[in-house]
RNA sequence: CCGCCGAAAGGGCAAAAUCCGGGAAACCGGGUCUCGCAAAGCCACCUGUCCAGAGAUGUAAGGAUAGAGGGGCUGUCGAA
Numbered sequence: 001c002c003g004c005c006g007a008a009a010g011g012g013c014a015a016a017a018u019c020c021g022g023g024a025a026a027c028c029g030g031g032u033c034u035c036g037c038a039a040a041g042c043c044a045c046c047u048g049u050c051c052a053g054a055g056a057u058g059u060a061a062g063g064a065u066a067g068a069g070g071g072g073c074u075g076u077c078g079a080a
Stems, first nucleotide, its partner, number of pairs: 005078002012037002017032006035067001041073003045070003048065004
């Protein structure tokens, strides 16, 4: 110095609920709050789950979820 790993320290994020706003919807953004999280930082490539108004329909196509799992990229600290 790198990897594994996750004690301590300094910190970080922010579930549900609620208020406002956006959307057809799933859901998203901001405030309050703080269930929890060693990547609960980022990515929709794969799987899963959810939505599906509009258009005549469609096994097509689209949207969402990274705090469902896998995978990819990056990162703080340094005990055993």